[in-house]
RNA sequence: UCCUCAUCCAGAGAGGUGGAGGGACCGGCCCUGUGAAGCCUCGGCAACCAGGCGCAUCCGCGCCCAGGUGCCAAUUCCGGCAGGCCCUUGUUGGCCUGGAAGAUGAGGG
Numbered sequence: 001u002c003c004u005c006a007u008c009c010a011g012a013g014a015g016g017u018g019g020a021g022g023g024a025c026c027g028g029c030c031c032u033g034u035g036a037a038g039c040c041u042c043g044g045c046a047a048c049c050a051g052g053c054g055c056a057u058c059c060g061c062g063c064c065c066a067g068g069u070g071c072c073a074a075u076u077c078c079g080g081c082a083g084g085c086c087c088u089u090g091u092u093g094g095c096c097u098g099g100a101a102g103a104u105g106a107g108g109g
Stems, first nucleotide, its partner, number of pairs: 001109008013042005021031003025080004043072003048068002051064005076101001081098006087090001
């Protein structure tokens, strides 16, 4: 850097440092000097992988644990593309389904 698969309406923050940005992109809307990002420490959430136990003919399923990741404003903050539905027909209306993109994990090139 690319590919495949799974998941994404639940959950979980304090202190220090730093000093103006952050929420991937675009639009919107938010967060932020009552201190952004980044970094450090401690804490927490969760259970993808690993490990343990049990069940199962197979695919696999359940429970335990917390070693490797991950995560701790807002549903992935909302929308973006396609189809369908609704009525109050809109100077970006609302709802549903699917997709795209992204994130995380696991595996592979």

SAM riboswitch aptamer (S box leader) from a Chloroflexota bacterium, 109 nucleotides, folded computationally. The source organism's lineage runs through Bacteria, Bacillati and Chloroflexota. Of the family's consensus pairs, 97% are formed in the model. The sequence was found by an Rfam model in a public genome assembly. The prediction has a mean pLDDT of 85.